[in-house]
Context: one part of a larger RNA
């Protein structure tokens, strides 16, 4: 820009893409078959491998924004207690998120048309013949079926709901203007993200921060007391601290606002 009014939402699916794998074991059955050795078709069931998709409950990883331990040195006047630097100084753990080695699920079933192949009926050619007319089966393959995209599918589809038929110029086509539903700008943001987009909110408000509670992680703070010459231990104390998680709460910030947007050939 188009889709012959303007919007919001929900869809149909022309068309396109993805997936399509396989092993072992058990039963049928030591049956059919076979002198024996061996050993099935058909059918049913159970474990796997690789691959793929999604997810983070579990098992782990990461987690330089959380907690603790500890070495050297400098600083906060000293002690105590802390801070900086040394690869995050080193080390032990670890929430959210992100993850695989973790968890769940998938390949199919089924239908249609077929290939090789196997038939039925059957002449040409009194026989025979699956083929010439006709007709039935038959593949991990083909078309569907499963998953994803999809009406710029200009052949521009469908459904539901919302907004109304304004004013001026013009013979008309059309042009201009203020609005409606609605949208955009702006702002707080994340379940989204390179930007954009998407999504959640904007005081008629829980969108982010703060605060409160909970979860969760560290692992028992400081100070004081007690014991010990001391290092240190014990008590107060399952303490103290605490990022991203889950709730609550207008304390802070989303102020005030602006613009666009139909009149139906």
């Nucleotide at each position: 820009c188009g889709c012959a009014g303007g919007a919001a939402g929900u869809u149909u699916g022309a068309g396109g893409g993805g997936a399509g794998c396989u092993u072992u074991c058990c039963c049928u059955a030591g049956u059919a078959c076979g002198a024996g050795a061996g050993g099935a078709c058909c059918g049913g069931g159970a474990a796997g491998g690789a691959c793929g998709u999604a997810c983070c409950u579990c098992u782990g990883g990461u987690g330089u924004u959380c907690c603790g331990g500890u070495u050297g040195u400098c600083c906060c006047g000293c002690c105590a207690g802390g801070g900086g630097c040394a690869c995050u100084g080193c080390c032990g753990g670890g929430u959210a998120g992100c993850u695989a080695u973790g968890u769940a699920c998938g390949g199919a079933a089924c239908g249609g048309a077929u290939a090789a192949g196997c038939g039925c009926u059957g002449a040409a050619a009194g026989c025979a013949u699956c083929u010439a007319a006709g007709u039935g089966c038959g593949a991990a393959g083909c078309c569907g079926g499963c998953c994803c995209c999809a009406a710029g599918a200009u052949g521009a589809g469908a459904c539901u709901u919302c907004c109304c038929a304004c004013c001026c110029c013009g013979a008309g086509a059309g042009g201009g203007g203020g609005u409606a539903a609605g949208g955009c700008c702006g702002c707080a943001g994340a379940g989204a993200g390179a930007c954009u987009a998407u999504c959640u909110g904007c005081u008629c408000g829980a969108u982010a921060g703060g605060c409160c509670g909970c979860g969760g992680g560290u692992g028992u703070a400081a100070g004081c007391g007690c014991a010990g010459c001391a290092a240190u231990g014990c008590g107060u104390u399952c303490a103290g601290c605490c990022g991203a998680g889950c709730g609550g709460u207008a304390c802070u910030a989303a102020u005030c606002g602006g613009c666009c947007g139909a009149g139906g050939a």